[in-house]
RNA sequence: GUGGACGGCCGGACGGCCGCGGGGGUCGCGAGACCCGCGAGGAAAGUCCGGACUCCAGGGAGAAAUGGCGGCGGGUAACGCCCGCCCGGGGUGACCCGAGGGAAAGCGCCACAGAGAUCAGACCGCCUGCCUUCGUCUUCGGACUUGGGCAGGCAAGGGUGAAACGGUGGGGUAAGAGCCCACCGCGCCGGCGGCGACGUCGGCGGCACGGCAAGCCCCGCCAGGAGCAAGGCCAAAUAGGGGUCGCGCGGACCGCAAGGUCCAGGGGUCUCCCCCCGAGCGAUCCGGGUUGGCUGCUGGAGCCCGUCCGCAAGGGCGGGCCUAGAGGAAUGGUCGUCGUCGCCCCGGCAACGGGGCGUCACAAAAUCCGGCUUACAGGCCGUCCACGCAC
RNA sequence: GGGCCAGUAGCUCAGUGGUAGAGCAGCUGACUCUUAAUCAGUAGGUCCGGGGUUCGAAUCCCUGCUGGCCCA
Numbered sequence: 001g002u003g004g005a006c007g008g009c010c011g012g013a014c015g016g017c018c019g020c021g022g023g024g025g026u027c028g029c030g031a032g033a034c035c036c037g038c039g040a041g042g043a044a045a046g047u048c049c050g051g052a053c054u055c056c057a058g059g060g061a062g063a064a065a066u067g068g069c070g071g072c073g074g075g076u077a078a079c080g081c082c083c084g085c086c087c088g089g090g091g092u093g094a095c096c097c098g099a100g101g102g103a104a105a106g107c108g109c110c111a112c113a114g115a116g117a118u119c120a121g122a123c124c125g126c127c128u129g130c131c132u133u134c135g136u137c138u139u140c141g142g143a144c145u146u147g148g149g150c151a152g153g154c155a156a157g158g159g160u161g162a163a164a165c166g167g168u169g170g171g172g173u174a175a176g177a178g179c180c181c182a183c184c185g186c187g188c189c190g191g192c193g194g195c196g197a198c199g200u201c202g203g204c205g206g207c208a209c210g211g212c213a214a215g216c217c218c219c220g221c222c223a224g225g226a227g228c229a230a231g232g233c234c235a236a237a238u239a240g241g242g243g244u245c246g247c248g249c250g251g252a253c254c255g256c257a258a259g260g261u262c263c264a265g266g267g268g269u270c271u272c273c274c275c276c277c278g279a280g281c282g283a284u285c286c287g288g289g290u291u292g293g294c295u296g297c298u299g300g301a302g303c304c305c306g307u308c309c310g311c312a313a314g315g316g317c318g319g320g321c322c323u324a325g326a327g328g329a330a331u332g333g334u335c336g337u338c339g340u341c342g343c344c345c346c347g348g349c350a351a352c353g354g355g356g357c358g359u360c361a362c363a364a365a366a367u368c369c370g371g372c373u374u375a376c377a378g379g380c381c382g383u384c385c386a387c388g389c390a391c
Numbered sequence: 392g393g394g395c396c397a398g399u400a401g402c403u404c405a406g407u408g409g410u411a412g413a414g415c416a417g418c419u420g421a422c423u424c425u426u427a428a429u430c431a432g433u434a435g436g437u438c439c440g441g442g443g444u445u446c447g448a449a450u451c452c453c454u455g456c457u458g459g460c461c462c463a
Stems, first nucleotide, its partner, number of pairs: 001387010012338007020039002023036005041362001045373002048371005053227004058274006066223005071085005086100001087098004101218002106216002108212003123158002125154008135144003166184006185207001186205008231295004241286007250263005265277003302321008339360001341358007392462007401415004409446001417433005439455005
């Protein structure tokens, strides 16, 4: 210098004027007026995960169904998130990617092609024996050779396929084959290192074990359901209306009676225990009314700085700060100066200077947090890699 | 704001791992004086987009887009 990898940050700035939504103060009987201060994001988004909070009358134990997660260790309130490591794959490299448990518990699927697709199989082919046949040679005994048939052996080679019952090389054989051997792969056992996933070394087994679990399933772990339009209070309104359905209004004992005790019954998805209910309760549909106010509502797993521990994610301690709370929903408009980018004009050989016009992304809180994912014009910073050149 | 569902030919819908189909509509021909009906033939598909699992995806998984329904 060229090309690239990873991480972090910004994403118009300042000022004037006019507005908008909350908060505070002063004045005013009040309506209101004036002043001060605050007012969108890295994703506020998608609603894909995890929580806080609230309700389902409450508490405890267990189970089933359903859903999710899945190498190991750590972080966290929790997570499907994050960090570090292991294994596998890709890249010359920095580095990147991986839903990464189990296919020798079982079931299921593997189209087409192909001989055969999981109880493997034999089309071409290779080899042996017998019969037959073409041809050559002949010492007339036969030998070699071409084609066909029958009976067997084989799975090396060809061919099919996404995938063919270990791979490569050698020995062996009629031809072949883990049939035998070496290395690799696979499985089992043991030693050593590591918290562990795992790595490494040695021995044994001739191989018995194809793929799919983002098919059912098995193993381990985690989850009760609903959501701030949750929920609470007040006001207003109204006939606490009608239909359908489900379960009940039970039994025994004591008591003159009121009543009490026990059993049965009802109230969570189910079971058990505590508990609650006592003659009506519950579910659902139709019709009517109100469709107002307050609260939940913003100070929180909060932000910044320093220091200590940790490779890191993160955690501890100390100090400082207060930083939107609207409710059909505010955070905007305009002007000036400067900046970014583009186009045009003028001057200049050029570098550049001056002027004009336009442009400045994605998108915007709605109970609140931690993540993930997706969208994003342009720009800045840091670390590292490869190649080329120079010293 | 919150919860849920769907997307396949011009329209309405099947297909739930193995060559994408049906009805209507369209086009051509036959029948008819002509049209309709009828009969025969025929064209037409990014299976909403992207990525992944798998030998193979409309189908299974993730993510985005569009449309629709419900709530106090």
Predicted 3D model of RNase P RNA and transfer RNA as a complex of 463 nucleotides. It holds a member of the Rfam family "Bacterial RNase P class A". The coordinates come from a structure-prediction model, not an experiment, and the mean pLDDT is 77.